[in-house]
A computed fold for an 89-nucleotide RNA from a Gammaproteobacteria bacterium, annotated as c-di-GMP-I-GGC riboswitch aptamer.
The sequence was found by an Rfam model in a public genome assembly.
RNA sequence: UGGAUUAAAGGCAAAGCCGCCGAAAGGCGGCGACGCAAAGUCACCGGCCUAAAGGGCUAGAAGACCCAAAGGUAGCGGGACUGCUCGAC
Numbered sequence: 001u002g003g004a005u006u007a008a009a010g011g012c013a014a015a016g017c018c019g020c021c022g023a024a025a026g027g028c029g030g031c032g033a034c035g036c037a038a039a040g041u042c043a044c045c046g047g048c049c050u051a052a053a054g055g056g057c058u059a060g061a062a063g064a065c066c067c068a069a070a071g072g073u074a075g076c077g078g079g080a081c082u083g084c085u086c087g088a089c
Base pairs, nucleotide, nucleotide: 001088003086004085011036012035016031017030018029019028020027021026034075040081041080042079044078045077046076047073048072049071050070054067055066056065
């Protein structure tokens, strides 16, 4: 510098269950392992999820429904940054 099919040292931990936070999506901790060579970090781009506040709808109010300020997802993809081991050059 480029690669990782395999092996080793190790690492992370889906679903589910319990507790806490949140309106929700979801997050955090414990148990648990479906998987992961960046399943390490970052919402910059696209996607997806939520919709308490607000707006629309209504004669009006509430509910339902629609929009989406905002929030989330890094284990949806791209991008940026960082990094262990092993092989090759």